């Protein structure tokens, strides 16, 4: 420098053919449970889905720019 994949909850990670409330597991916190713990059940809290534009009636999904990682080539 060219290709090509990745960015969504604090951490790992799903949403794949755009559709109406953005989720899971583990963390966190506050109950229940015990004599106390741990386990186990219940509950909330936490997101401008890197970022800025662009198509649509609608966008995490598509398309273009950046920024960030990661791989392969020069």
């Nucleotide at each position: 420098g060219u290709g090509c994949c990745c960015g969504u909850a604090g951490c790992u990670c799903a949403g794949u053919u755009g559709g109406a409330u953005a989720g899971a597991g583990u963390g966190u916190u506050g109950g229940c449970c015990u004599c106390c713990g741990a386990a186990g059940c219940c509950a909330a809290a936490g997101g401008u889905c890197g970022u800025g534009g662009g198509u649509u009636c609608a966008a995490g999904u598509c398309c273009c720019g950046c920024c960030g990682g990661g791989c392969a080539c020069g």

Predicted 3D model of a 74-nucleotide RNA (transfer RNA) from Methylomagnum ishizawai. Its mean pLDDT, the model's own confidence on a scale to 100, is 80. The organism belongs to Methylomagnum, within Bacteria. The RNAcentral record of the sequence draws on Rfam. It matches the Rfam family "tRNA". Its family is annotated with triplet codon-amino acid adaptor activity in the Gene Ontology.